[in-house]
RNA sequence: CCCUUAUCAAGAGCAGCCGAGGGACCGGCCCGACGACGCUGCGGCAACGAGCGCGCCCCUUCGCGCGCUAGCGUGCCAACUCCGUCAGAGGUCAACCUCUGAAAGAUAAGCG
Numbered sequence: 001c002c003c004u005u006a007u008c009a010a011g012a013g014c015a016g017c018c019g020a021g022g023g024a025c026c027g028g029c030c031c032g033a034c035g036a037c038g039c040u041g042c043g044g045c046a047a048c049g050a051g052c053g054c055g056c057c058c059c060u061u062c063g064c065g066c067g068c069u070a071g072c073g074u075g076c077c078a079a080c081u082c083c084g085u086c087a088g089a090g091g092u093c094a095a096c097c098u099c100u101g102a103a104a105g106a107u108a109a110g111c112g
Stems, first nucleotide, its partner, number of pairs: 001112001003110006013042005021031003026084003043077003048073002050069007081104001086101006
């Protein structure tokens, strides 16, 4: 980096340094010299990998579901993935709104 699978409406910030852009891309809308973004330190959230227990499966393994733990490997700590783009359905039409799916993206685990 490609591919596969799962999840993405919840949750969790202070300090120091730096100094102008940042929120992936495009459009919008936001954040930002009352210092964003980033880096470092500490803290926290969550539970993907991990461990334990219970249930289903006649039993074991595997698998599935539920609950608990949080040391380790990651991840995360503005806004639903901040919102939208494509397709379908509905709200009588337009505008606009809602729902479902796809695409794109993020994260984890695995394959190459």
A computed fold for a 112-nucleotide RNA from a Thermoflexales bacterium, annotated as SAM riboswitch aptamer (S box leader). The model forms 97% of the base pairs in the Rfam consensus. The sequence was found by an Rfam model in a public genome assembly. Its mean pLDDT, the model's own confidence on a scale to 100, is 80. Rfam family: SAM riboswitch aptamer (S box leader). Rfam describes the family as follows. The SAM riboswitch is found upstream of a number of genes which code for proteins involved in methionine or cysteine biosynthesis in Gram-positive bacteria. Taxonomically the source falls in Thermoflexales (Bacteria, Bacillati, Chloroflexota, Thermoflexia).